Record summary
This is a predicted complex of two RNAs, RNase P RNA and transfer RNA, with 460 nucleotides together. The coordinates come from a structure-prediction model, not an experiment, and the mean pLDDT is 76. Rfam match: Bacterial RNase P class A. The family's RNA type in Rfam is ribozyme. Its family is annotated with tRNA processing, ribonuclease P activity and dimeric ribonuclease P complex in the Gene Ontology.

RNA sequence: GCGGAUGGCUGGAUGACUGCGGCCCGGAGCAAUCCGGGACGAGGAAAGUCCGGACUCCAUGAAACAAUGGUGCCGGGUAACGCCCGGCCGGGGAAACCCGAGGGAAAGCGCCACAGAGAACAAACUACCGCCCUUCGGGGUGGAAAAGGUGAAAAGGUGCGGUAAGAGCGCACCGCGGGACUGGCAACAGAACCGGCACGGCAAGCCCCACCAGGAGCAAUGCCAAAUAGGGACCCGGCGGGGGUAACCCCGGGGUGGUUUCAGCCCCACGAGGUCCGGGUUGGCAGCUAAAGCACACCGGUAACGGUGUGCGUAGAGGAAUGGUCAUCCAUCGUUCGGGAAACCGGGCGGGGACAGGAUCCGGCUUACAGGCCAUCCGCGUGU
RNA sequence: GCCGGUGUAGCUCAGCUGGUAGAGCACGUCAUUCGUAAUGAUGGGGUCGGGGGUUCGAGUCCCUUCACCGGCACCA
Numbered sequence: 001g002c003g004g005a006u007g008g009c010u011g012g013a014u015g016a017c018u019g020c021g022g023c024c025c026g027g028a029g030c031a032a033u034c035c036g037g038g039a040c041g042a043g044g045a046a047a048g049u050c051c052g053g054a055c056u057c058c059a060u061g062a063a064a065c066a067a068u069g070g071u072g073c074c075g076g077g078u079a080a081c082g083c084c085c086g087g088c089c090g091g092g093g094a095a096a097c098c099c100g101a102g103g104g105a106a107a108g109c110g111c112c113a114c115a116g117a118g119a120a121c122a123a124a125c126u127a128c129c130g131c132c133c134u135u136c137g138g139g140g141u142g143g144a145a146a147a148g149g150u151g152a153a154a155a156g157g158u159g160c161g162g163u164a165a166g167a168g169c170g171c172a173c174c175g176c177g178g179g180a181c182u183g184g185c186a187a188c189a190g191a192a193c194c195g196g197c198a199c200g201g202c203a204a205g206c207c208c209c210a211c212c213a214g215g216a217g218c219a220a221u222g223c224c225a226a227a228u229a230g231g232g233a234c235c236c237g238g239c240g241g242g243g244g245u246a247a248c249c250c251c252g253g254g255g256u257g258g259u260u261u262c263a264g265c266c267c268c269a270c271g272a273g274g275u276c277c278g279g280g281u282u283g284g285c286a287g288c289u290a291a292a293g294c295a296c297a298c299c300g301g302u303a304a305c306g307g308u309g310u311g312c313g314u315a316g317a318g319g320a321a322u323g324g325u326c327a328u329c330c331a332u333c334g335u336u337c338g339g340g341a342a343a344c345c346g347g348g349c350g351g352g353g354a355c356a357g358g359a360u361c362c363g364g365c366u367u368a369c370a371g372g373c374c375a376u377c378c379g380c381g382u383g384u
Numbered sequence: 385g386c387c388g389g390u391g392u393a394g395c396u397c398a399g400c401u402g403g404u405a406g407a408g409c410a411c412g413u414c415a416u417u418c419g420u421a422a423u424g425a426u427g428g429g430g431u432c433g434g435g436g437g438u439u440c441g442a443g444u445c446c447c448u449u450c451a452c453c454g455g456c457a458c459c460a
Stems, first nucleotide, its partner, number of pairs: 001380010012329007020041002023038006043355001047366002050364005055217004068213005073087005088102001089100004103208002108206002110202003125148002128143006156174006175197001176195003181190003221286004231277005239252005255270004279459003293312008330353001332351008385456007394409004403440001411427005433449005
């Protein structure tokens, strides 16, 4: 210098004029409101709403179980997580490094189309070998599962021996399985021993195992005010919901009076509740922003992170404000002129800064994003 | 803001438990008719909204993203 990998920061600046939003102060006005001044006023993703919480209400009232949904190597971090950090294993890359929903297929069920002889208790089309027959083309019968062919996948691989031909049939190495041993908290790794191989794939199919989860969401919820027809229909304990082919299993299940000896899930009436129809309002306050907050220093930790100290810390809103114009500068692009061997330097003119925008608040993930800057690492080339 | 659903041919919809994507209407050509419609025959047309993953194989299963649709205020 070129090519790559990873992590982080930033996301135009200044001034003038002119708007917008709520708040505070002063003045005018009976009031509605108007005038003047002041400080403040979006993001790294405010987004998608995909996870996890805080908070509030409803239900329940130990735990556990069932159902449903989710998570899934191991250890740690955290308020919690499906997030983060470190490690293990597998895959990719020459390397830095990157990717992985990464438990169980020897509990059971199911599926594996087409092709192919055969697709899961293996099978035998061609070819191979023995025997028999032969019209010499081949046929029959048995052996074997190496070769060919099909396929995503063909029941360990390579080599040597062995054999009629073959075959874990035997042996060596590799792979696989097993129980101990050693190291490690663990996932797992390791050398030795035993076993000729038994166990194809799919669980982002049902399922099994372990763990987690009650439901709804700030349009939650509480208070005040205004207005209306304080109205009607139906339901209101052999029901409703979920799972299962079914049997069956699980969960929930509210009041008063009469009738009745009592009880009840019988009957009648009422109230409360639910659903729907009809009616009214489109107001105010709280919730509401200081928060598992940010920055820096020190300490502990490989790290995520934790602890201590110091400092900082005013959007909070109603369908919702933070905008526009001009000038100068900055990053950058095009063109042109001058200098120069070139890289490049200086000047003129023109263009020009992405994605996007709070709505209860936090922690993550994911997605969008013109560019610019910094740090570390890998490879190649060149020079010293 | 919060919650839920849908996307397959030009239109309206199927597609069950993953295995060559279908139906009706519409469209083209031919026949029938003096001509049109109807009818009959025949044919074309699909990146299954986009991207990625699981699998031998994805419209179907999973993740992500885009577009569209619907519901939710309070009082009595």